[in-house]
Context: one part of a larger RNA
Molecule: small-subunit ribosomal RNA, central domain
Organism: uncultured prokaryote
RNA sequence: CUGGGCGUAAAGCGUACGUAGGCGGAUCAGAAAGUAUGGGGUGAAAUCCCAGGGCUCAACCCUGGAACUGCCUCAUAAACUCCUGGUCUUGAGUUCGAGAGAGGUGAGUGGAAUUCUAGUGUUAGCGGUGAAAUGCGUAGAUAUAGGAAGGAAUACCAGUGGCGAAGGCGGCCACCUGGACUGAUACUGACGCUGAGGUGCGAAAGCGUGGGGAGCGAACAGGAUUAGAUACCCUGGUAGUCCACGCCGUAAACGAUGUCAACUAGCCGUAGGGAUCCUUGAGGUCUUUGUGGCGCAGCUAACGCAAUAAGUUGACCGCCUGGGGAGUACGGCCGCAAGGUUAAAACUC
Numbered sequence: 001c002u003g004g005g006c007g008u009a010a011a012g013c014g015u016a017c018g019u020a021g022g023c024g025g026a027u028c029a030g031a032a033a034g035u036a037u038g039g040g041g042u043g044a045a046a047u048c049c050c051a052g053g054g055c056u057c058a059a060c061c062c063u064g065g066a067a068c069u070g071c072c073u074c075a076u077a078a079a080c081u082c083c084u085g086g087u088c089u090u091g092a093g094u095u096c097g098a099g100a101g102a103g104g105u106g107a108g109u110g111g112a113a114u115u116c117u118a119g120u121g122u123u124a125g126c127g128g129u130g131a132a133a134u135g136c137g138u139a140g141a142u143a144u145a146g147g148a149a150g151g152a153a154u155a156c157c158a159g160u161g162g163c164g165a166a167g168g169c170g171g172c173c174a175c176c177u178g179g180a181c182u183g184a185u186a187c188u189g190a191c192g193c194u195g196a197g198g199u200g201c202g203a204a205a206g207c208g209u210g211g212g213g214a215g216c217g218a219a220c221a222g223g224a225u226u227a228g229a230u231a232c233c234c235u236g237g238u239a240g241u242c243c244a245c246g247c248c249g250u251a252a253a254c255g256a257u258g259u260c261a262a263c264u265a266g267c268c269g270u271a272g273g274g275a276u277c278c279u280u281g282a283g284g285u286c287u288u289u290g291u292g293g294c295g296c297a298g299c300u301a302a303c304g305c306a307a308u309a310a311g312u313u314g315a316c317c318g319c320c321u322g323g324g325g326a327g328u329a330c331g332g333c334c335g336c337a338a339g340g341u342u343a344a345a346a347c348u349c
Stems, first nucleotide, its partner, number of pairs: 004320003007303002012317001014201004021194003025088006033081002035077008049065006091191001092188003096183002103177002108172002110154001115149001117147001125136002162169002206247006215241002220236004258316006266294012278281001298305002322349003331342004
């Protein structure tokens, strides 16, 4: 390279948009680049192959044939691919209407709780644990009632419920705004799918500047435990967690399952729409889009998957090729740094 693969054995980029490229619906006509058939030219000799011959045989040599699967050119064909022109509506999209939703950005606002705080009233403990101690408290704590402050999170509803490309999103209210779904009229007429590079987004932690700081809490301190205890438990507690702006670009970023399209027994839930039927009900039937549980065929090494496929196919991309060395070194690129990304070899089993 070919081949074979990628849920769990090595292997799907975290995710989307999109450039080049690859691939691409129905139909008519033309052209003839690919394609097919036939003719011509060329494809040196030697070699290889076949037949015959010469060295006593053979290697070797000679003669003839075939072959040289290729290239060029001419003619013909027009099914398929490409190209050109026309037409179409099923793919894709636009328009109109209705409903659902923690989808997003910024702004406002509510109550519960924790903590702190000033005072009133009350008195000796509180707290914590397996048991304790450190700690707090007669300078009046804890508990209790009302007042004030501040920050963070939004009980119940809540649901293998919803929304989002993924990360993710949860009190309430209004503005702005994205997407999906459903039904139907009209319209555009292949405008599509994928996507190397590229670009955007991207949990937590971390970084820079400036704020904020209630609770929690790496580091740290103390008390315990223990043979020790740089831990698990307890009392404190700084960064951080929160906000604004800017970086970082990674996760078991998981469905460990790339995106798009088509086809392939059933049954039961659940969420959002639509249609229809009457016996108008907590109703039945049908349909569509999501999201779950079983299950046949089929697939799978098995486990299992099974219309949300890991089944049967097609298009395109990414990735894998024994374990360790190693996702490391060196170099490049990116970053303030931490580091990220790309990515070996010697050696060894």